Overview: This is a predicted structure of a 350-nucleotide part of an RNA (small-subunit ribosomal RNA, central domain) from a metagenome. Rfam family: Bacterial small subunit ribosomal RNA. Gene Ontology terms of the family: ribosome and structural constituent of ribosome.

Context: one part of a larger RNA
RNA sequence: CUGGGCGUAAAGCGUGCGUAGACGGCCUGUUAAGUCGGAUGUGAAAGCCCCGGGCUCAACCUGGGAAUGGCAUCCGAUACUGGUGGGCUAGAGUGCGGUAGAGGAGAGCGGAAUUCCCGGUGUAGCGGUGAAAUGCGUAGAGAUCGGGAGGAACAUCCGUGGCGAAGGCGGCUCUCUGGACCAGCACUGACGUUGAGGCACGAAAGCGUGGGGAGCAAACAGGAUUAGAUACCCUGGUAGUCCACGCCCUAAACGAUGUCGACUGGAUGUUGGGCACACUUUGGUGCUCAGUAUCGAAGCUAACGCGUUAAGUCGACCGCCUGGGGAGUAUGCGCGCAAGCGUGAAACUC
Repeated sequence: CUGGGCGUAAAGCGUGCGUAGACGGCCUGUUAAGUCGGAUGUGAAAGCCCCGGGCUCAACCUGGGAAUGGCAUCCGAUACUGGUGGGCUAGAGUGCGGUAGAGGAGAGCGGAAUUCCCGGUGUAGCGGUGAAAUGCGUAGAGAUCGGGAGGAACAUCCGUGGCGAAGGCGGCUCUCUGGACCAGCACUGACGUUGAGGCACGAAAGCGUGGGGAGCAAACAGGAUUAGAUACCCUGGUAGUCCACGCCCUAAACGAUGUCGACUGGAUGUUGGGCACACUUUGGUGCUCAGUAUCGAAGCUAACGCGUUAAGUCGACCGCCUGGGGAGUAUGCGCGCAAGCGUGAAACUC
């Protein structure tokens, strides 16, 4: 390489959009490039293979045949693939009507709580722990009442719930804005799927400039614990956490499960919609579409488990794996302000 694989053994790119490419619905005409048939030419000889012959055999030599996977030209076939013309509506999309939603961005507003400040009452403790101490407090703390400031986060509702491509999204109102779902009709007429490169988005931490800073809290300081204690516990506490703009681009970025489509028994819960039936109302029953969960036929699996949301049965396209360590290291290159990220070996060793 082939083969075999990728939930947990090595292996699905963090996610999407999309270029080239690959692949592509139904009917029909045409073409004849692929494909198939025939013919001709060529495919040197030797060698290999088969059948003979000659050296006493063999090696060796020699005659004939086959093979030479192929190429070219001509004639023909037209099912399939391709090209091209016409048509279709089952894929895909558009319009009209509804529905749900923490989907995104901006602005404004609200209450609870913590902290701090001011004032009142009031007096000796408070705080903290396994126990303590550091710490705070007679310069009046803690407690309690009133007033004020400021920042961050939004209890209950909250769900086994919803939305989003993923990351992720949760107080209320308004503005702008993306997507999804349902029902029926009309329209476009294959406009599709995937997607090497590419582009965009991408938690937290981190970086740059400027702001902000209540609580929390790396680092740091102190108190304890301990043989020690550069920890766990306690008292403090700075970056940071927050905002604006610009970077970084990683993750157990997980369903450890790529995207799209088709097919294959069921049961139960729940979210959004539709239809039918029943019903005075609240509550209902059945069917159906889309989602989300649990259990499970067949089947699959090394087992665990998966099981119409497949890890079942198939198709299309992309990515990835190939013993452990060395190593996600070295080197080169690209990117970055840096931190570092991406790509990514070998010697050696078991």